[in-house]
Context: one part of a larger RNA
RNA sequence: CUAUGUUGAAGGAACUAGGCAAAUUACUUGCGUAACUUCGGGAUAAGCAAGCCCCGUUUUAAGGCAACUUAGGGCGGGGGGCACAAACCAGGGGGUAGCGACUGUUUAUCAAAAACACAGGGCCCUGCAAAAUUGAAAGAUGAUGUAUAGAGCCUGACGCCUGCCCGGUGCUGGAAGGUUAAGGAGAGAUGUGCAAGCAUUGAACUGAAGCCCCAGUAAACGGCGGCCGUAACUAUAACGGUCCUAAGGUAGCGAAAUUCCUUGUCGGGUAAGUUCCGACCUGCACGAAUGGCGUAACGACUUCCUCACUGUCUCCAACAUAGACUCA
Repeated sequence: CUAUGUUGAAGGAACUAGGCAAAUUACUUGCGUAACUUCGGGAUAAGCAAGCCCCGUUUUAAGGCAACUUAGGGCGGGGGGCACAAACCAGGGGGUAGCGACUGUUUAUCAAAAACACAGGGCCCUGCAAAAUUGAAAGAUGAUGUAUAGAGCCUGACGCCUGCCCGGUGCUGGAAGGUUAAGGAGAGAUGUGCAAGCAUUGAACUGAAGCCCCAGUAAACGGCGGCCGUAACUAUAACGGUCCUAAGGUAGCGAAAUUCCUUGUCGGGUAAGUUCCGACCUGCACGAAUGGCGUAACGACUUCCUCACUGUCUCCAACAUAGACUCA
C1' cells in the first nucleotide's frame, strides 16, 4: 500500500451524479397513533414507557390429607451494574410528486423497470363438417367444447368520462351501370389444295370475382386550420369579415417521462435551489380505449424535502487478520 473487519475527539451529508457504502432502528408487553380512504385499510403509522435479581402479599391452574411443589398473573417493598429484549438474532422513520392499480412475469451470463401480464372494458369473426390454425392430402388441434362458447385485435383495477371528421386507406353491404380473363360464339380474312378439306387468324355477341361506382363503418388505420379587423386609458377580444377543409381539438390536463426559445414568469422551501412543489398558459410539438383526467392500497421503480444516524466528508488515525514488500 491492498483486501476484509473493529473503534474514533469536535462537527454531522459540508461527501457525492445520488446518503453509494456504513451507521441508526430491531423483540415482547402496556399506552398511543394523523392526513387520506375503495371503510378493508393507512398501522408495527408516528411517538412514549417497562423488561435483570431478591423478599412479602394476593390470585389462577395442576398435583397433594396437609405442609407445600410446579407453572402463570396482580399488588407492594428492596438490591446491584456503565449497560437488564445485556450475547446471537432482530423494521430507521416521516412528508411530497411522477409512473404503473394491485400479487405476479422478464433480457440464464451488464437492464427487474414506468416494460410484459393481469382482473375489468370494447370491437370484430364464428350456427358446428364453426371460425381460426396445421397439413399437397387423409387427417389433427379448436373440442369429446356449441355464442354465458371459441378465435383475432385493442385497452388495462376502481371513479368521472370517452367530443368532431367516412374526403383518403381498410372492412362490410349493394339484383343497376361501366370495365374485365379463359371459355362460348363465329361475320369474315389468310395459307394450301383441282376439289373435298386441312391449317392459321378473327369482328360483333355472350362471359365471374375484382376494380370503377353507390352507401355504411373511427374502442377500424387515421385526421382534428389560416389571415384581417373590432369594446370610451392601455391591453385583450365575447363579436365581425374572409380563405380553405372530410372535419377544424370538445371535456380534462398543461414549461409535463411531452416546452425548442428556457435556469419561461410568479409563489413556496434554502443564507444561496438549472432539480423539487404550487400556479400561470405564449401547448416549437398534450388530449380522450394508439385512451383523457383523478385515485386509497401496493412498489428491491424514479424525483425532491426532512428527523434520526453515522469516517460519506472536514481529515484522517489506531488496531486485528490475510496478502504485497524486505531478509532468512
Predicted 3D model of a 328-nucleotide part of an RNA (large-subunit ribosomal RNA, domain IV) from an Alphaproteobacteria bacterium. Its Rfam family is "Bacterial large subunit ribosomal RNA". Gene Ontology terms of the family: ribosome and structural constituent of ribosome. NCBI's taxonomy places the organism under Bacteria, Pseudomonadati, Pseudomonadota, Alphaproteobacteria.